[in-house]
Context: one part of a larger RNA
RNA sequence: CUCUGGUCAAGGAACUAGGCAAAUUGACCCCGUAACUUCGGGAGAAGGGGUGCCUCCUGCCGUGAAAGAAUUAACCUCUGGAGCGGCGGGGGGCCGCAGUGAACAGGCUCUGGCGACUGGUUAACAAAACCACAGGUCUCUGCUAAGUCGUAAGACGAUGUAUAGGGGCUGACGCCUGCCCAGUGCCGGAAGGUUAAGGGGAGGGGUUAGCCGUAAGGCGAAGCUCUGAACCGAAGCCCCGGUGAACGGCGGCCGUAACUAUAACGGUCCUAAGGUAGCGAAAUUCCUUGUCGGGUAAGUUCCGACCCGCACGAACGGCGUAACGACUGGAGCACUGUCUCAACGAGGGACCCG
Numbered sequence: 001c002u003c004u005g006g007u008c009a010a011g012g013a014a015c016u017a018g019g020c021a022a023a024u025u026g027a028c029c030c031c032g033u034a035a036c037u038u039c040g041g042g043a044g045a046a047g048g049g050g051u052g053c054c055u056c057c058u059g060c061c062g063u064g065a066a067a068g069a070a071u072u073a074a075c076c077u078c079u080g081g082a083g084c085g086g087c088g089g090g091g092g093g094c095c096g097c098a099g100u101g102a103a104c105a106g107g108c109u110c111u112g113g114c115g116a117c118u119g120g121u122u123a124a125c126a127a128a129a130c131c132a133c134a135g136g137u138c139u140c141u142g143c144u145a146a147g148u149c150g151u152a153a154g155a156c157g158a159u160g161u162a163u164a165g166g167g168g169c170u171g172a173c174g175c176c177u178g179c180c181c182a183g184u185g186c187c188g189g190a191a192g193g194u195u196a197a198g199g200g201g202a203g204g205g206g207u208u209a210g211c212c213g214u215a216a217g218g219c220g221a222a223g224c225u226c227u228g229a230a231c232c233g234a235a236g237c238c239c240c241g242g243u244g245a246a247c248g249g250c251g252g253c254c255g256u257a258a259c260u261a262u263a264a265c266g267g268u269c270c271u272a273a274g275g276u277a278g279c280g281a282a283a284u285u286c287c288u289u290g291u292c293g294g295g296u297a298a299g300u301u302c303c304g305a306c307c308c309g310c311a312c313g314a315a316c317g318g319c320g321u322a323a324c325g326a327c328u329g330g331a332g333c334a335c336u337g338u339c340u341c342a343a344c345g346a347g348g349g350a351c352c353c354g
Base pairs, nucleotide, nucleotide: 001349002348003347004346006344007343010340011339014338019335027051028050029049030048031047036041038172052094053093054092055091056090057089058088059087060086061085062084063083067079068078069077095099107333108332109331110330111329112328113327114325115324119131120130135170136169137168138167139166140165141164147156148155149154173320174319175318176317178250179249180248183247184246185243186242187241188240189239192238193237194236198232199231203227204226205225206224207223210219211218212217251269252268253267254266255265278312279309290306291305292304293303294302
């Protein structure tokens, strides 16, 4: 010097990103216990007091001896309450610094955020505000169900049957969940437009018996063959509607009140419709340490407000919420070697010999 553990004057978080670590608290009995609350809780809230040993008195519980009674052949039964054991209550006394005498054994409170909760998770750097969750809602599925696995047979679903099963979103509970169907999706519709294979074959080409021609060449039936226009052809798409707890979206400019400021009000442009309730510098606010208030001697954090929301907002849920949390922010009490600021002592390393 390092590791592990011990003690510490005065101060007591001044340390630090942060009380990280350590310290405090700690068992049992008694007293006592707030806001809030879903009336269960919050609660071990908080905050106090007691605890050893000796002796005396006393209550209750368990066990049940001697002795006695009755009856006996004996046991049994009844009365009886000693002794012992257990749990207490009261009085008096004794000792120490200290009595749950060692060891094991909650620190507490106030106030925000997030998630209701118990639970689950990155085996081996993350346990969380992530996942799940009861509950809510949408949607599919009528049974050989939908869906899933498999080439198939077949199996699961389910020896279930819509109070069932699959999928999506949300996530206890309370109060609620606004407007837009123009686009996209889904559902419904079927008149019209478009539309495949296929059907259909008008027409055209090739070949050549034959015919014409002196020849070159031309024409060319049937058959075979290559093509092939009308026309008839579903779903789909176009089209017509519906649908948001479907994907999603939810404006701009200008003016106006008898101080000023502001604008309940008006005008205008655009849109499918222009953000309702609630919340709001927020796990969201750039400007920003916004402004005001609180807390501090001093507060870019925190709490309460304001609202100019760069860029909250209603099941990608909105706002609340008791209880809960090895979650996360702020404050306080207690306590401390975290610190001022270091010191001392112990053991294991380090060092020496081997």
Predicted 3D model of a 354-nucleotide part of an RNA (large-subunit ribosomal RNA, domain IV) from a Dehalococcoidales bacterium. The coordinates come from a structure-prediction model, not an experiment, and the mean pLDDT is 89. The full RNA is in RNAcentral, with records from ENA. The source organism's lineage runs through Bacteria, Bacillati, Chloroflexota, Dehalococcoidia and Dehalococcoidales.